[in-house]
Context: one part of a larger RNA
Molecule: small-subunit ribosomal RNA, 3' major domain
Organism: uncultured bacterium
RNA sequence: UGACGGGGACCCGCACAAGCGGUGGAGCAUGUGGUUUAAUUCGAAGCAACGCGAAGAACCUUACCUAAACUUGACAUCCCGAUGACCAUCUAUGUAAUGCAGACUCUCUUCGGAGCAUCGGAGACAGGUGGUGCAUGGUUGUCGUCAGCUCGUGUCGUGAGAUGUUGGGUUAAGUCCCGCAACGAGCGCAACCCUUAUCGUUAGUAGCCAUCAUUAAGUUGGGCACUCUAGCGAGACUGCCGUGGAUAACACGGAGGAAGGUGGGGAUGACGUCAAAUCAUCAUGCCCCUUAUGUUUAGGGCUACACACGUGCUACAAUGGCUGUCACAAAGUGAAGCGAACCUGUGAAGGCAAGCCAACCACAAAAAGGCAGUCCCAGUUCGGAUUGUAGUCUGCAACUCGACUACAUGAAGUUGGAAUCGCUAGUAAUCGCGAAUCAGAAUGUCGCGGUGAAUACGUUCCCGGGUCUUGCACU
Numbered sequence: 001u002g003a004c005g006g007g008g009a010c011c012c013g014c015a016c017a018a019g020c021g022g023u024g025g026a027g028c029a030u031g032u033g034g035u036u037u038a039a040u041u042c043g044a045a046g047c048a049a050c051g052c053g054a055a056g057a058a059c060c061u062u063a064c065c066u067a068a069a070c071u072u073g074a075c076a077u078c079c080c081g082a083u084g085a086c087c088a089u090c091u092a093u094g095u096a097a098u099g100c101a102g103a104c105u106c107u108c109u110u111c112g113g114a115g116c117a118u119c120g121g122a123g124a125c126a127g128g129u130g131g132u133g134c135a136u137g138g139u140u141g142u143c144g145u146c147a148g149c150u151c152g153u154g155u156c157g158u159g160a161g162a163u164g165u166u167g168g169g170u171u172a173a174g175u176c177c178c179g180c181a182a183c184g185a186g187c188g189c190a191a192c193c194c195u196u197a198u199c200g201u202u203a204g205u206a207g208c209c210a211u212c213a214u215u216a217a218g219u220u221g222g223g224c225a226c227u228c229u230a231g232c233g234a235g236a237c238u239g240c241c242g243u244g245g246a247u248a249a250c251a252c253g254g255a256g257g258a259a260g261g262u263g264g265g266g267a268u269g270a271c272g273u274c275a276a277a278u279c280a281u282c283a284u285g286c287c288c289c290u291u292a293u294g295u296u297u298a299g300g301g302c303u304a305c306a307c308a309c310g311u312g313c314u315a316c317a318a319u320g321g322c323u324g325u326c327a328c329a330a331a332g333u334g335a336a337g338c339g340a341a342c343c344u345g346u347g348a349a350g351g352c353a354a355g356c357c358a359a360c361c362a363c364a365a366a367a368a369g370g371c372a373g374u375c376c377c378a379g380u381u382c383g384g385a386u387u388g389u390a391g392u393c394u395g396c397a398a399c400u401c402g403a404c405u406a407c408a409u410g411a412a413g414u415u416g417g418a419a420u421c422g423c424u425a426g427u428a429a430u431c432g433c434g435a436a437u438c439a440g441a442a443u444g445u446c447g448c449g450g451u452g453a454a455u456a457c458g459u460u461c462c463c464g465g466g467u468c469u470u471g472c473a474c475u
Base pairs, nucleotide, nucleotide: 002474004471005470007469008468009467010466011465012464013463015459016458019423020422021421022420023419026314027313028312029311030310031309032308033307034305035304042053043052064300065299066298067297068296069295070294073125077124078123079121080120081119082118083117084116089103090102091101093099106115107114108113127289128288130287131286132285136283137282138278139277140276141274143272148187149186150185151184152183153182154163155162156161167178168177169176193266194265195264196263198234199233200232201231202230203229204228207224208223209222212221213220237260240254241253242252243251244250316416320375321374322373323372324371325370326369332363333362334361337356338355342351343350344349382413387408388407389406390405391404392403393402429451430450431449432448433447434446435445
C1' cells in the first nucleotide's frame, strides 16, 4: 500500500421488512448426476454448470458403437503418362451400402500444341470435432451500469509511498458547490444514438371517411378534415414562483404543461478480479495419429432407467368446468412460400383453386372478456397421465424414435415439511398472438399486445456493494 475482522461510523441495492404470486408435495416435459450399455459422442460445475453450447438428434446432422469398404485419399497445390471428356439423363444389372457395364457427350488453334476435365502412377503432402483454454489470439461470463480507476507537473517523506481522490454539504453518480499544497488532465458517470408518450408541418396510396351522393359492404364517385403511415421540426431546461440552505450546490412545495426534475424502456460495461469459460465456431504454438486417431457406407446409439437434483408445463376446481352466441389487439411472416372461398370428412386433413413478391392477398380464429343456459362441492361434467383401436400429415423411410386427430380408457393430485425464488407500475399476476431454427417435430427461447393489482412504517437484523477510519500474527 492492499486484503481481512463474528471492529466502528456513514450510505446504497426487491438485501431485509410490508405485500402479491410461485418452487419444494402430484403427473408430465426438459437438462444434469448416477447407474446401465457395444455406444449411451463431447463440453459447461457455487453465485456466474444443470429448457446451458443445441435458433429444433428418425436418416443426414454425428463427433460415439458394431459391421463393411478406401489408402495421394471426401478437400487443396505441384509433376509424369493416357484418354477426350466429366456432370446430368436413359437402359440393364447388383449389394445392407459405397458400386459396375452400355448409350449419349469438350473448347480454342498458327495443327506444333494449349486450356479444361477424368483416369492411372510416384511422392511432396492432404486430413484429424486427437491432447494441452495451465503455451495463446479472438470472443464471452462475473463483480456491476457498481462509481470508481489512474496520469502529468508541483509539494511532503531517507524510502516504500502520500497528496490530488481527504474534509463540510449534495447527488442516481469522483454529480455538483464550498474549503484545502495542490493545480490540471485522461478512462469511466452524464449527454450525444434508437424507441415510446404530446403537438405542428410536408405527403395522401394499397391507409382513412366529417360533409355530399351511392352500396349488402369505404363498395364506388368524391375528399385528405380526422385516424394512420414516415420524413422534417417543436417540446423539458429546475426555465418560472415560493420556502429552506452558506448569498452556493441542492432539496421540498406550486404554477403552466401530453410529459417534471435522469419522463418510461433499450443500446452502451472504466482500471481490473476469478491461471473463470471456450483448442468442439474460428485462428494458432507444441505434442500425437498417418492402410489410421484420416475418409466412405449401412444399421444402431446420443431417446436406456432401482434412483437423486435443477428449470418449466398442467392441475388439484365454482373468481371454476362445459355448451351456444356477441365483441375488442399489437407485432410479425409468406414464392421450393402464405394459401381464401366452395365441396368432402365427427376431426386431424383432403379435393379444387382465387388472390398475393404484400399498409393491396393470405396466415388470422385473438384469448381472457360480455350475454344466456347447465353442473351443485363430489376424486365430480375437476384433473388429464397411461393404455387400446382406427386414422391424418411430413418425409426414401415414423419399429427402435415424430407431431396431430377421433372413439374408448380415466392414474396421481383436495394447495404441498424443512427450506427457498421472482417482482415496486402498465410492474407482478393472468390471457392469447407471432417469429427464428425448421421437410416434419416446443410446455423451450426471443418478441407482441389484452386485462391489470397489493405493499414499502422503516434500515435493528440476513446477503452483496461503496466511502472514511481502526486493529492486524497475511501481502